The prediction has a mean pLDDT of 77. Bacterial RNase P class A, 381 nucleotides, folded computationally. Rfam family: Bacterial RNase P class A. By type it is a ribozyme. The sequence was found by an Rfam model in a public genome assembly.
Order: sequence, then C1' cells, then structure tokens
RNA sequence: CGAGUCGGCCGGGUGAUCGCGGCAGCCGCGAAAGGCGUGUUGUCGAGGAAAGUCCGGACUCCACAGGACACGGUGGUGGGUAACACCCACCCGGGGUGACCCGCGGGCCAGUGCCACAGAAAAGAUACCGCCUGCCGGAUGGCAGGUAAGGGUGAAAUGGUGGUGCAAGAGACCACCAGCAUUCCGGGUGACCGGAGUGGCUCGGUAAACCCCACCGGGAGCAAGACCAAGAAGGCUGACGUUUGAGGGCUGUCCGCCCGAGUCACCGGGUAGGUUGCACUGCCCGCAGGCAGAAGGUUGGCGGCAACGCCAAUCGCAGAUGGAUGAUCACCACACCGCUUCGGCGGUGCACAAAAUCCGGCUUACAGGCCGGCUCGUUCA
Repeated sequence: CGAGUCGGCCGGGUGAUCGCGGCAGCCGCGAAAGGCGUGUUGUCGAGGAAAGUCCGGACUCCACAGGACACGGUGGUGGGUAACACCCACCCGGGGUGACCCGCGGGCCAGUGCCACAGAAAAGAUACCGCCUGCCGGAUGGCAGGUAAGGGUGAAAUGGUGGUGCAAGAGACCACCAGCAUUCCGGGUGACCGGAGUGGCUCGGUAAACCCCACCGGGAGCAAGACCAAGAAGGCUGACGUUUGAGGGCUGUCCGCCCGAGUCACCGGGUAGGUUGCACUGCCCGCAGGCAGAAGGUUGGCGGCAACGCCAAUCGCAGAUGGAUGAUCACCACACCGCUUCGGCGGUGCACAAAAUCCGGCUUACAGGCCGGCUCGUUCA
C1' cells in the first nucleotide's frame, strides 16, 4: 500500500425568536383547598433502536396440602445473572491459507414409523449387467446352480489397501489402517483429549417423526389492581303527605291564584367520569431536611481470560391521556452537483424512526461518520 476479519462509539453543533407539556417560586382569582390561571420567572423534556411484542423478570390480582399423570418449553460442558430461548469461556463437528465464521450440538443396539425419483434391492432382504461351474444346442445363446470382487442406480447400497484362498468369489482367513464396543493408564472441575490392550470382523439414514431421558414451568395482565363517585334503577329503610294538600310554579317575603300524588332523607353495590398505580422507593418529618434500600446513572479502585462481581464517592434524570418534546432564521460541520481567477461562490440534501407501568435480552430498520484489535499478500529498510 492492497485485500479481509472482528469489536466499540456517534446519530449534527451553537445562537436568536416564537410555541407545547411537567414541576417549583411569585402574582392574580377564591371563604378555603394538596383548587383555578392566554400571567410571570426558573428548571426538566425521547431512542440506539423508544419499534416487533419474540423470550425472561419486577409489580398486581386470582388460584394453591402433598404426590403422580397430562400439556408446554429447554437440550455439548463449565460459569455469569433476579431470571432467560440471553451473555462469557471452553469442548466436539464443519468451512477458510489465516484472522475468524457456522452448528435447531441428549438418545435411532427400548419400541414403532418413514426414506420421493431411479434402482434387482432402501433394512434385514435381494441380483439387472457381469464372473464361474454343469447340462442342452449348429449358433449370437438357453436352462439350473454358485458368487457379490467389477459395472450400473441413488442423497444414501453392509468398511479401505495389500495378500492368502477359490471353479469364480467373498472378513472365508491374515497384516496394517479407519470406525464401533470394552478394559486399563495419564491429563482436565467437566464436555472431552492422549496412550496401551482386547473383541466380533463392520452394525444405513431420519427424533424441527412418534417416542425415551434429564431439567424447568400455576393462570391472567397497568384495559393488572386500589380509591372516590353524577344521573338512572333498587331497598320487608325512615319521615311527611293524598281535599285535614307533602311538594312545585307565579319576583325575595306575606297574602292570593294555579298544578298536584307523591316528595324528601338515608343505605349498600356500582355505570359514565375522575384520582391513583406512575416517574427512584420506603420511613421519620410542620417546612427545611435526615435515615435506609435498589436489578438506577456517572466516576474511580480491586478481583476475574471473560460475561460479571465487590467496594467507595457522587447524582436524582420525560411522565403526557384532546396524548407535549416542535417551528423559523443565521452561522458552522458533513455529502453531492454546477461555476471558478483554485482564494472561494451558488444550489440541493442530511437516515431509521418516536416514550405510554418499569427493567434485562433477542430480532428487525437505519443517510452518514469516527476509533481500535487481528490476519493474509506485496514492496522497502
């Protein structure tokens, strides 16, 4: 310099003006409220994925003696974690020259099922061509038997090489190798690895097929749940009342006139609606503040290969429900295009997408940019 591989980070910046939502102070309204507000000041106000809602939890309500079955999930080993189908390290298998990448990675000698097409034959049987022997025949040949080395089919066909043997052949037998089972030794926490021996000579694949084994799992979800509660309906409720007139209307009161059979109170449940859950939490507390806790943020130290853990200091960080978090302008940054006297000038563009109880993950989307580790090749010193 070129090619590649793995990981981390950012997701425009500054200023001005206007606007929106939360909170606090002041001001105003109000008898007062933990009420109200086109007021005013201060302060806070989306994301790396807020998304998909796919896993795991916190929290809430319901259910629940214990055991077994069913159903669902997970599936190499060790560790991390509140937990996980997540993460880290390692093992095994596969790919790559390599850095590194991929694996839906327990068990098909417990049982059952399935294996398209082709092929003789796809699981416990078989023989299309071929090879060999015998008989027949004038003959390319036919018939009977043996064989599975060679050919052919297929994703897959009963181990490979060499030899002995044979009519031809064959683990039929022998040596070595591969693989399986098994015994022992050594290493490792373990998956597993290395070595020595023995055995029958070899046993197809498929469990994201039923199934078997081990482990895990109660259900529903913030539209959970809690509180307040209009109107209407209800009540073996109470009071008053139906010409001895409750109550209502006509101007506040009295009189008067008219309508008139119900009216009022209470009660429990509860709809609409509202508050809360809910914006670090809990307790103490008049306020200010203090104490404790956490699966919170930041910084530092220590332990660990790492995931992560421990300790200390410090901070409090959106909370709407008609659903706020925006708009305009200027300058700067970035990318592209055009012009250029090479100093610049002009124009255009700037992604994916946006909280809704809260966390930990996974997956998916994403303009543009920054940083680092490692590998291979080439060249130079």